Context: one part of a larger RNA
RNA sequence: UGACGGGGACCCGCACAAGCGGUGGAGCAUUUGGUUUAAUUCGAAGCAACGCGAAGAACCUUACCUGGCCUUGACAUCCUCACGGAUGCAGGGCAAUGCCUGCAGCCCCUCGGGGCGUGGGAGACAGGUGGUGCAUGGUUGUCGUCAGCUCGUGUCGUGAGAUGUUGGGUCAAGUCCCGCAACGAGCGCAACCCCUGCCCCUAGUAGCCAGCACGUAGAGGUGGGCACUCUAGGGGGACUGCCGGGGACAACCCGGAGGAAGGCGGGGACGACGUCAAAUCAUCAUGCCCCUUAUGGCCAGGGCUACACACGUGCUACAAUGGCGCGCACAGAGGGAUGCGAGGCGGCGACGCGGAGCGAAGCCCGGAAAGCGCGCCCCAGUUCGGAUUGCAGCCUGCAACUCGGCUGCAUGAAGCCGGAAUCGCUAGUAAUCGCGGAUCAGAACGCCGCGGUGAAUACGUUCCCGGGUCUUGUACU
Numbered sequence: 001u002g003a004c005g006g007g008g009a010c011c012c013g014c015a016c017a018a019g020c021g022g023u024g025g026a027g028c029a030u031u032u033g034g035u036u037u038a039a040u041u042c043g044a045a046g047c048a049a050c051g052c053g054a055a056g057a058a059c060c061u062u063a064c065c066u067g068g069c070c071u072u073g074a075c076a077u078c079c080u081c082a083c084g085g086a087u088g089c090a091g092g093g094c095a096a097u098g099c100c101u102g103c104a105g106c107c108c109c110u111c112g113g114g115g116c117g118u119g120g121g122a123g124a125c126a127g128g129u130g131g132u133g134c135a136u137g138g139u140u141g142u143c144g145u146c147a148g149c150u151c152g153u154g155u156c157g158u159g160a161g162a163u164g165u166u167g168g169g170u171c172a173a174g175u176c177c178c179g180c181a182a183c184g185a186g187c188g189c190a191a192c193c194c195c196u197g198c199c200c201c202u203a204g205u206a207g208c209c210a211g212c213a214c215g216u217a218g219a220g221g222u223g224g225g226c227a228c229u230c231u232a233g234g235g236g237g238a239c240u241g242c243c244g245g246g247g248a249c250a251a252c253c254c255g256g257a258g259g260a261a262g263g264c265g266g267g268g269a270c271g272a273c274g275u276c277a278a279a280u281c282a283u284c285a286u287g288c289c290c291c292u293u294a295u296g297g298c299c300a301g302g303g304c305u306a307c308a309c310a311c312g313u314g315c316u317a318c319a320a321u322g323g324c325g326c327g328c329a330c331a332g333a334g335g336g337a338u339g340c341g342a343g344g345c346g347g348c349g350a351c352g353c354g355g356a357g358c359g360a361a362g363c364c365c366g367g368a369a370a371g372c373g374c375g376c377c378c379c380a381g382u383u384c385g386g387a388u389u390g391c392a393g394c395c396u397g398c399a400a401c402u403c404g405g406c407u408g409c410a411u412g413a414a415g416c417c418g419g420a421a422u423c424g425c426u427a428g429u430a431a432u433c434g435c436g437g438a439u440c441a442g443a444a445c446g447c448c449g450c451g452g453u454g455a456a457u458a459c460g461u462u463c464c465c466g467g468g469u470c471u472u473g474u475a476c477u
Stems, first nucleotide, its partner, number of pairs: 002476001003474003007471007015461002019425005026316005032310002034307002042053002064302007073125001077124002079121006087104006106115003127291002130289003136285002138280003141276001143274001148187006154163003167178003193268004198236007207226001212223003239262001242256005318418001322377007334365003339358002344353003384415001389410007431453007
């Protein structure tokens, strides 16, 4: 100087408290440990690993196992020889690659040759998801959106170093004010950027009978118009600007007016010096080491989907503010051409036939659901709950046995609100309801987004956890 203390003072944070909903019990999904296995590929490991890399393992992916096969190799550069009968298409054959057959079948040229391609050969080399993230780059997590971390000059100290950055007040903030041997400055904070909330302007093949006309069984369907809604570009608007009170007449705090909005309006992007030899050599790159008829390469099948168990994360429930039936409403954000696919027809249904329209404010996905109205159920393991299993089907795909999703009928298990313990959330949030998208042939209860309905509580900072500033003790640095 730091670090630490079951030392002190002050101050923050869903940290506690107050409150709402969960997890821990059940069934199922999923990840992991363990065990098993020929293999169950590898990595991630307290917070910050465990619905994590994986935004999608039937083959492929695939890195693992078994078996078969190949070696200058699936891929790059160089040498040499041959061919132009390479290569493409079709057929045969093998488990598969290799292989065999048929058909079509290069360019330039001063002709010596050159280019390109394929095959053979020799060797330099290729190749490695083999090792080391304690050799690394890059990227990322975390403390932490915490308010801190430093520098120049000066001053003080023999020196390490101190001062500045401490103090009084204030703030979300090393934010600002005042003071001060300091005066300034940099990286951070804030602001500049994006979305959202109000208004105006510009613009109208989406929106509107607002005013007119036509039309309607049903529609902005048509003429017409951009006024409104909206769309998407620009601008305005909020600055403690105004008033009152407090305060050192300061910073600032409290109340009020006006206002769509106040005192950083709400949200996002943005992460200082550094910490954890944190994570990643399997995204990629890369030093060194290692394998080179194999630790490389190709193929088939299997495995990653195993199951006596254990944890994490979720979904569905245990019902009556509920379940079921019929009817009637109201979104936002997205996606769509090997695509979305309407009306119509067939099927109880999954779906099939068919194909209008749409490269999409135009057509489609697309009936949002909770909700509202009417009716049934009457507290029962039930008209709750849907696991499991049987049968019959549909779809994707070369192929659903290992190992996909969906539908119908039947079957109806555990479960009557969950021990110790533990998690999230302070407002349009929690809770609850549905919708979309990425990946993707198919395959989400996960993930990323979107809107609908819409709470309760916060006295307070004693205590638990994490953090900041000052101070104190120390045998640690």

This is a predicted structure of a 477-nucleotide part of an RNA (small-subunit ribosomal RNA, 3' major domain) from an uncultured bacterium. It matches the Rfam family "Bacterial small subunit ribosomal RNA". Model confidence (mean pLDDT): 85 of 100.